[in-house]
This record gives sequence, structure tokens and C1' cells, in this order.
RNA sequence: GCGGCCAUAGUUUAGUGGUAGGACGCGACCUUGCCAAGGUUGAGGUGGGAGUUCGAUUCUCCCUGGCCGCA
Repeated sequence: GCGGCCAUAGUUUAGUGGUAGGACGCGACCUUGCCAAGGUUGAGGUGGGAGUUCGAUUCUCCCUGGCCGCA
């Protein structure tokens, strides 16, 4: 330099053109003499920009970052 893949919550991971889900973690409450464990509940997320569309996390392009291959 060229090509390919990936980017979703604090961490990890699923998902589909029509309100984004799980696990761990975090807050509150219940339980307990205390801790731990357990139960209920809550907050928190689609890397940035542009395009297509009635509607984009999803499709297209560019950028950024990471990984792999070729040179």
C1' cells in the first nucleotide's frame, strides 16, 4: 500500500427495515442479629458523519479504532 472481518450498557453477548433482549456488575427495597446467598424492582446501550426510505441499530458510502491475510 491492497483486500477481508468486526464495532450494541461499566464488562460480555444476541438481534431484526417498525419501541433493542440476556448474563455479570451497579442503585433501592424485602429477607437475616450481621455478612454472604436469595427474592422484587430500577437506571444504564446501537463508534462518528452523510445518503436511501414514511421510518435505519439493520441497507449504501466515507471516517475512526481493532483483528486477520497479501505485498
Model confidence (mean pLDDT): 80 of 100. A computed fold for a 71-nucleotide RNA from a bacterium, annotated as transfer RNA. The sequence was found in a public genome assembly. Rfam family: tRNA. The family's RNA type in Rfam is transfer RNA. Rfam's curators write: Transfer RNA (tRNA) molecules are approximately 80 nucleotides in length.